[in-house]
RNA sequence: UCAGACGGCCGGACGGCCGCGGGCGGAAACGUCCGAGGAAAGUCCGGGCUCCAUGGAGAAACGGCGCCGGGUAACGCCCGGCCGGCGAAGUCCCGAAAUGGACGAGCCGAGGGAAAGCGCCACAGAGAACGAACCGCCGCCUUCGGGCGGCAAGGGUGAAAAGGUGCGGUAAGAGCGCACCGGCGGACGAGCAAUCGGACGCGCAUGGCAAGCCCCGCCGGGAGCAAGACCGAAUAGGGAUCGCGCGUCGCAAGACAGGCCGCUCCAGGCCGAGCGAUCCGGGUUGGUUGCUGGAGGCGGCGCGCAAGCGCCGUCCAAGAGGAAUGGUCGUCCCUUCGCAAGGAGGACAGAACCCGGCUUACAGGCCGUCUGACGCA
Numbered sequence: 001u002c003a004g005a006c007g008g009c010c011g012g013a014c015g016g017c018c019g020c021g022g023g024c025g026g027a028a029a030c031g032u033c034c035g036a037g038g039a040a041a042g043u044c045c046g047g048g049c050u051c052c053a054u055g056g057a058g059a060a061a062c063g064g065c066g067c068c069g070g071g072u073a074a075c076g077c078c079c080g081g082c083c084g085g086c087g088a089a090g091u092c093c094c095g096a097a098a099u100g101g102a103c104g105a106g107c108c109g110a111g112g113g114a115a116a117g118c119g120c121c122a123c124a125g126a127g128a129a130c131g132a133a134c135c136g137c138c139g140c141c142u143u144c145g146g147g148c149g150g151c152a153a154g155g156g157u158g159a160a161a162a163g164g165u166g167c168g169g170u171a172a173g174a175g176c177g178c179a180c181c182g183g184c185g186g187a188c189g190a191g192c193a194a195u196c197g198g199a200c201g202c203g204c205a206u207g208g209c210a211a212g213c214c215c216c217g218c219c220g221g222g223a224g225c226a227a228g229a230c231c232g233a234a235u236a237g238g239g240a241u242c243g244c245g246c247g248u249c250g251c252a253a254g255a256c257a258g259g260c261c262g263c264u265c266c267a268g269g270c271c272g273a274g275c276g277a278u279c280c281g282g283g284u285u286g287g288u289u290g291c292u293g294g295a296g297g298c299g300g301c302g303c304g305c306a307a308g309c310g311c312c313g314u315c316c317a318a319g320a321g322g323a324a325u326g327g328u329c330g331u332c333c334c335u336u337c338g339c340a341a342g343g344a345g346g347a348c349a350g351a352a353c354c355c356g357g358c359u360u361a362c363a364g365g366c367c368g369u370c371u372g373a374c375g376c377a
Base pairs, nucleotide, nucleotide: 001373002372003371004370005369006368007367008366009365010364012332013331014330015329016328017327018326020035021034022033023032024031025030037348041359042358044357045356046355047354048353049224050223051222052221062220063219064218065217066216067081068080069079070078071077082111083109084108085107086106090103091102092101093100112215113214117213118212119209120208121207134155135154136151137150138149139148140147141146163181164180165179166178167177168176182204183202184201185200188197189196190195228289229288230287231286238280239279240278241277242276243275244274247256248255249254258271259270260269261268296315297314298313299312300311301310302309303308333346334345335344336343337342
């Protein structure tokens, strides 16, 4: 320098003028200070805080999580590792070559248990799991159509077919025997662990699915700042006390007098016991609070591979009504068009109780790490 891969950061700068929201000062005019983000977003996880429920503990049920170790207030997040799958550029090996294999930064994994039990495995296929026989191969019999028996090597089906290759063996075959590979068990060794190695043993029918039931381990009470707390107007309604009033019957419900509606009558409907004063308490509109100083930011040192942790110093930075956080001009920066003058453009998006994560959106730019190749010293 190039190729491949991964991570972190910034995400226009300064100034003038005119505005907007909040705090403080002021009688006012006005002055002064502060005023979006890495995601403020989705509201998907985990917490703080608040109220409600709850005597304590445990269990059942339900839901969630699930390799190991570490970090953390906690997590389904992060860091490091293990195992499995994939694997670029390039290098190497075999080969006549196509190709194949090895090494590979890195990427992905709901990654506990399938010899506890149950269930399922479409289509195809003979057979999809306490072991099957369609074609086929072999033996015997045969009326020459086939029948009986043996086999599971070959064919065929399928996502998946009961270890693979070879030699022996056999009627044909078969872990039937043997060698190598694979598998299972495994003393012992390494490691905190996941896990890795493995003497030796076993010819070895124990397929897959647990984002099917299930088993094991761990975690989990509910609702959310419209949580919650305080103050509390008019009017209406509630309660207490006092004063006045309160026809008849009935315990009461109610019925009847009586009254009102109507020009009048009948019928019909309604009322048929309260009114006033003083005081008390609850709620609505509203106001105050919760509200932003916190698992806080920045810097230095130390510990740690890292996530992160500790100590010291320093700083205070929106807190509103759901509504503010803008516009314009100049200079500069970046991109782009143009010979030039100059023009055009600068993403995604926008707080509302607060934090830690995840996910999603994002023009452009900067920096770093790893794996390789080439060149130079």
Annotation
Bacterial RNase P class A from a Parvularculaceae bacterium, 377 nucleotides, folded computationally. The coordinates come from a structure-prediction model, not an experiment, and the mean pLDDT is 77. The gene name in the source record is rnpB. Rfam family: Bacterial RNase P class A. Rfam classes the family as a ribozyme. About the family: Ribonuclease P (RNase P) is a ubiquitous endoribonuclease, found in archaea, bacteria and eukarya as well as chloroplasts and mitochondria. Taxonomically the source falls in Parvularculaceae (Bacteria, Pseudomonadati, Pseudomonadota, Parvularculales).